Predicted 3D model of a 120-nucleotide RNA (FMN riboswitch aptamer (RFN element)) from a Spirochaetales bacterium. Rfam family: FMN riboswitch aptamer (RFN element). Its family is annotated with FMN binding in the Gene Ontology. The prediction has a mean pLDDT of 80. The source organism's lineage runs through Bacteria, Pseudomonadati, Spirochaetota, Spirochaetia and Spirochaetales.
[in-house]
RNA sequence: CCGAUUCUUCGGGGGAGGGACGUCGUCCCGACCGGCGGUCAUAGCCCGCGAACCCUAUUGAGGGUGGAGCCGGUGCAAUUCCGGUGCCGACAGUGCAAGUCUGGAUGGGAGAAGAAUACG
Numbered sequence: 001c002c003g004a005u006u007c008u009u010c011g012g013g014g015g016a017g018g019g020a021c022g023u024c025g026u027c028c029c030g031a032c033c034g035g036c037g038g039u040c041a042u043a044g045c046c047c048g049c050g051a052a053c054c055c056u057a058u059u060g061a062g063g064g065u066g067g068a069g070c071c072g073g074u075g076c077a078a079u080u081c082c083g084g085u086g087c088c089g090a091c092a093g094u095g096c097a098a099g100u101c102u103g104g105a106u107g108g109g110a111g112a113a114g115a116a117u118a119c120g
Base pairs, nucleotide, nucleotide: 002120003119004117005116006115007114008113009112010111017029018028019027031100032099033089034088035049036048037047038046044087045086052065053064054063055062056061069085070084071083072082073081091103092102093101
């Protein structure tokens, strides 16, 4: 220095203001938010992962499903930067209607940081 093992901590954000109604976030105008890893260059919408849902099972895990972007500019290099103009967002509940309210969740997790070791 690298690996292995053990442990600790961290690890998701958001409707201002107004209109309408049976008067308070679900409709309309506007507003606000964007997990993790990768990508010669910085990403909600490029590639993949996680969450959620379904199936199987020997409860180890595996499989399936799983949203959305283009144009121009700069540059060696950017669907990631700049400009323009768009789009997407699980399930259950609640007034007909929810990315933002309530809930599962003081949960889980992709992963990140650190410490220790008598091990290779």